[in-house]
Predicted 3D model of a 375-nucleotide RNA (Bacterial RNase P class A) from a marine sediment metagenome.
The sequence is in RNAcentral, with records from MGnify.
Its Rfam family is "Bacterial RNase P class A". It is annotated as a ribozyme. Its family is annotated with tRNA processing, dimeric ribonuclease P complex and ribonuclease P activity in the Gene Ontology. Rfam's curators write: Ribonuclease P (RNase P) is a ubiquitous endoribonuclease, found in archaea, bacteria and eukarya as well as chloroplasts and mitochondria.
RNA sequence: GAGGGCCGGAUGGCCGCGGGGCAGCAAUGUUUCGAGGAAAGUCCGGACUCCACAAGGUAACGGUGCCGGGUAACGCCCGGGCGGGUUCGAUGGGGAAACCCACCGUGCACGACGGAAAGCGCCACAGAGAACAGACCGCCUGCGUUUCGACGCGGGCAAGGGUGAAACGGUGGGGUAAGAGCCCACCGCGGGACGGGCAACCGGACCGGCAUGGCAAGCCCCACCGGGAGCAAUGCCGAAUAGGGAUCGCGCAUGGGCCGCCUUGGCCCCGACGAUCCGGGUAGGCAGCUAUAGGCUCGCGGGCGAACGCGGGUUCAGAGGAAUGGUCAUCCAGAGGGGGCAACCCCUUGGACAGAAUCCGGCUUACAGGCCCUC
Numbered sequence: 001g002a003g004g005g006c007c008g009g010a011u012g013g014c015c016g017c018g019g020g021g022c023a024g025c026a027a028u029g030u031u032u033c034g035a036g037g038a039a040a041g042u043c044c045g046g047a048c049u050c051c052a053c054a055a056g057g058u059a060a061c062g063g064u065g066c067c068g069g070g071u072a073a074c075g076c077c078c079g080g081g082c083g084g085g086u087u088c089g090a091u092g093g094g095g096a097a098a099c100c101c102a103c104c105g106u107g108c109a110c111g112a113c114g115g116a117a118a119g120c121g122c123c124a125c126a127g128a129g130a131a132c133a134g135a136c137c138g139c140c141u142g143c144g145u146u147u148c149g150a151c152g153c154g155g156g157c158a159a160g161g162g163u164g165a166a167a168c169g170g171u172g173g174g175g176u177a178a179g180a181g182c183c184c185a186c187c188g189c190g191g192g193a194c195g196g197g198c199a200a201c202c203g204g205a206c207c208g209g210c211a212u213g214g215c216a217a218g219c220c221c222c223a224c225c226g227g228g229a230g231c232a233a234u235g236c237c238g239a240a241u242a243g244g245g246a247u248c249g250c251g252c253a254u255g256g257g258c259c260g261c262c263u264u265g266g267c268c269c270c271g272a273c274g275a276u277c278c279g280g281g282u283a284g285g286c287a288g289c290u291a292u293a294g295g296c297u298c299g300c301g302g303g304c305g306a307a308c309g310c311g312g313g314u315u316c317a318g319a320g321g322a323a324u325g326g327u328c329a330u331c332c333a334g335a336g337g338g339g340g341c342a343a344c345c346c347c348u349u350g351g352a353c354a355g356a357a358u359c360c361g362g363c364u365u366a367c368a369g370g371c372c373c374u375c
Stems, first nucleotide, its partner, number of pairs: 001375007009331007017034007036353001040364002043362005048230004061226005066080005081113001082111002085108002088105002091102004114221002119219002121215003136161002138157008169187006188210001189208003194203003234287004244278006250271002255269005294316001295314007332351001334349006
């Protein structure tokens, strides 16, 4: 310097708060338990509940994307591969030196790391030319002109310069009028017998003179996955009051109709009122609720590891708009000041981010200070 893990104040007294148990008619008393590594953001993945849905396929839409393993599952974790970057080191080359370049090893993080010979599209600015490329400067050459510096017209070329993120392989040599994979060596690239690895991938005899620039965080293609909403889910109980319905009583608007008419009586309809009952909803109450893909902890086992298997111990917040707080004393880190040669002593100060709300697995973000491990 880089990376990773852990802790994140301790003990006691007093006052107070919430849940449970016990005692009590009650008031209350007593006892026990009472936040986190992130309880947060609500970004992924599930459990659970309701709604939708024959099954399977296809299309659309959304997501994921090297390989293997772990897991209930994941976009998470572990291990490995590849790539570009960086630390340190070795080797070779250049340089007066500082240092630079190439290649190899090593540690470290990082990577929207499937496909660009399926198709379409795009490649700004600069530049002559940006994808069946191109000739501005330049090099060579024929003819003509010439003030002998060069210029004009035609032809050959792409080494060097210049532009750019990128210029249709690189370096060196041969070759040539000048040049060019035109030829050769090495490197790169493409193919590749064979070998290693579960795989991603790695090595590679030999062949090819070089052929298929980049972008898929543009459309697209391929493979795999995906129904929706969420504990204010959902289930049960259920007042008072006001509506609704049923039955009975009653007939107060001299209520209406029928039994031929009248009285009495009966039946039906209607209805203010009264009683009883039924039903839906609301307030409220109960369940869901916290312990099981469990957590914590101890031992054993195999595994590089994530994680897993077996056995033992531990009873671990469950409120329902929300309790988990305050204060004092002593001590512990840390900071400041003073004294002392020093060990040390004294005084002052002093502990961050934050706050469960159905529950788990992750990720991300916040965090005073301290401890440990690896390179």